[in-house]
About this RNA
A computed fold for a 74-nucleotide RNA from an uncultured archaeon, annotated as transfer RNA. RNAcentral holds the sequence, with entries from ENA.

RNA sequence: GGGAACAUAGCUCAGCCUGGGAGAGCAAUACGCUGAAGACGUAUGUGUCGCGAGUUCAAAUCUCGCUGUUCCCA
Repeated sequence: GGGAACAUAGCUCAGCCUGGGAGAGCAAUACGCUGAAGACGUAUGUGUCGCGAGUUCAAAUCUCGCUGUUCCCA
């Protein structure tokens, strides 16, 4: 220098192909239980979907650019 994949909750990830309600597990918080804690039970999503722009009635999802990480080729 050329190419590819990935970026979504505190962590690990699904959802993207096929546009319309932002989700799962774990963790966390509150309450119950306990002398106290753990375990258990009940409740709670805490998020500019990496950043910017475009298309669209509508974008996590489609298009373009940028940033970061990883891999391949030279």

The coordinates come from a structure-prediction model, not an experiment, and the mean pLDDT is 82.
Rfam family: tRNA. It is annotated as a transfer RNA.